[in-house]
RNA sequence: CGAGACGGCCGGACGGUCGCGUGCCACACCGGGGAGACCCCAGACCGGCACGAGGAAAGUCCGAGCUCCGCGACGCAGGGUAGCGGGUAACUCCCGUCCGCCGAGAGGCGAGGACCAGCGCCACAGUGACGAACCGGCAGGUCGGCUUCGGUCGGCCGGGCCGGGUGAAACGGGCAAGCUCUACCUGGUGCAAGGCCAAAUAGGAGGGCCCCCGGGGCGUCCGCAAGGACGCCGCGGAAGGGGUGCGUCGCCCCGCCCUCGGGUCGGCCGCUAGAGGCGAUGGGCGACCGUCGACCGUAGAUGGAUGACCGUCCCCGUGGUUUCGACCACGGGACAGAACUCGGCUUACAGGCCGUCUCGCUGA
Numbered sequence: 001c002g003a004g005a006c007g008g009c010c011g012g013a014c015g016g017u018c019g020c021g022u023g024c025c026a027c028a029c030c031g032g033g034g035a036g037a038c039c040c041c042a043g044a045c046c047g048g049c050a051c052g053a054g055g056a057a058a059g060u061c062c063g064a065g066c067u068c069c070g071c072g073a074c075g076c077a078g079g080g081u082a083g084c085g086g087g088u089a090a091c092u093c094c095c096g097u098c099c100g101c102c103g104a105g106a107g108g109c110g111a112g113g114a115c116c117a118g119c120g121c122c123a124c125a126g127u128g129a130c131g132a133a134c135c136g137g138c139a140g141g142u143c144g145g146c147u148u149c150g151g152u153c154g155g156c157c158g159g160g161c162c163g164g165g166u167g168a169a170a171c172g173g174g175c176a177a178g179c180u181c182u183a184c185c186u187g188g189u190g191c192a193a194g195g196c197c198a199a200a201u202a203g204g205a206g207g208g209c210c211c212c213c214g215g216g217g218c219g220u221c222c223g224c225a226a227g228g229a230c231g232c233c234g235c236g237g238a239a240g241g242g243g244u245g246c247g248u249c250g251c252c253c254c255g256c257c258c259u260c261g262g263g264u265c266g267g268c269c270g271c272u273a274g275a276g277g278c279g280a281u282g283g284g285c286g287a288c289c290g291u292c293g294a295c296c297g298u299a300g301a302u303g304g305a306u307g308a309c310c311g312u313c314c315c316c317g318u319g320g321u322u323u324c325g326a327c328c329a330c331g332g333g334a335c336a337g338a339a340c341u342c343g344g345c346u347u348a349c350a351g352g353c354c355g356u357c358u359c360g361c362u363g364a
Stems, first nucleotide, its partner, number of pairs: 001360010012313007020052006031040003054335001058346002061344005066190001068188002078186005083097005098112001099110004113181002118179002120175003134159005140153005194269004204260006212237003216233007240254005276296002278293006314333008
């Protein structure tokens, strides 16, 4: 210098204007919305301040916390894991190591228990992939001829299986990323979990739907008047409708009113500080663990905020100019976006940085 292997990190910076979400000042008072629960509102020119996506927030594939439901014990079924040892809250994750395979090497990959229980499978080639075909023997059934014989059917035993050939493998077997066996592990449900408050309508439970209401005329009384009180007269309405032959009561059905309770719409909580990070130090090959720190830290939306524009710079590409210092113009800067929270795995990703190691070439 070139070609690689492994590990770690960053993934635009600063400023301005406008806008959005959350928190605090400020669970406030007044006001507004709503039946309520609860929500909104700083209004004098703008309330002020703080914070506001990721290394994967993704796939939802494993393992947990948390939640509700279930649960006497044991076993079976179903699901999962699989050399050996270790780490971890746990794991199918991680570390170390053995073995096998790949690579020239640094390194990479491995579902890596058991075909001495049973079943199944082994392309092409080959008689044949474990059964046999084929050959022989034994006893038997059946048919023909009938004294021994021959054909056929299945059963048992032996050869085939020694040599050559085919093939990855040939009578030795191989395959469990086939069923299966062995050992061990294993309830279901996912924040739309779950809790609290709580309409209308419908449905459920209980009670009620007698002793009246309206206006008009006349008379008496009070009053200055308007008007009011009482009495009388007649008018209209209601005292629910239906059934039980009719009437009264009771009962039943329907209707209306009130109260109670459950769920739904709606509202609030759950809702973000946790197996957290960083530094120092000790232990361990390592994953990781212990101790110390007056070190660090603000997303929590619910039709779902975290954005848009401008300026200066940064990086990359192309073209041009050059006094080789650089400058100018244009284009580009990925993958992607929280939704209860963690530990992993997998997948996507423009461009860039750092470290360790391997191989080749060259020079001193």